This is a predicted structure of a 72-nucleotide RNA (transfer RNA) from a Candidatus Roizmanbacteria bacterium.
The prediction has a mean pLDDT of 81.
Its Rfam family is "tRNA". From the family's description: Transfer RNA (tRNA) molecules are approximately 80 nucleotides in length. The family's RNA type in Rfam is transfer RNA.
RNA sequence: GCCGUGAUGGCUCAGUGGUAGAGCAAGUACUUGGUAAGUACUAGGCCGGGAGUUCGAUUCUCCCUCAUGGCU
Numbered sequence: 001g002c003c004g005u006g007a008u009g010g011c012u013c014a015g016u017g018g019u020a021g022a023g024c025a026a027g028u029a030c031u032u033g034g035u036a037a038g039u040a041c042u043a044g045g046c047c048g049g050g051a052g053u054u055c056g057a058u059u060c061u062c063c064c065u066c067a068u069g070g071c072u
Base pairs, nucleotide, nucleotide: 001071002070003069004068005067006066007065010024011023012022013021018055026042027041028040029039030038048064049063050062051061052060
């Protein structure tokens, strides 16, 4: 330099056009003599940045940034 994959709560990941979910982690309550475990609930992200298409974009298109794999 060229080709591809990816970037979404603290972490690991889903989500292929209609204002975003799970597991773990965290907090609160119940339970226990106490701890752990268990049960219920709560909080936490406008989806890497910018532009475009669309009534509407995490999702489609373009540019950029970063990470990763391959080729040279």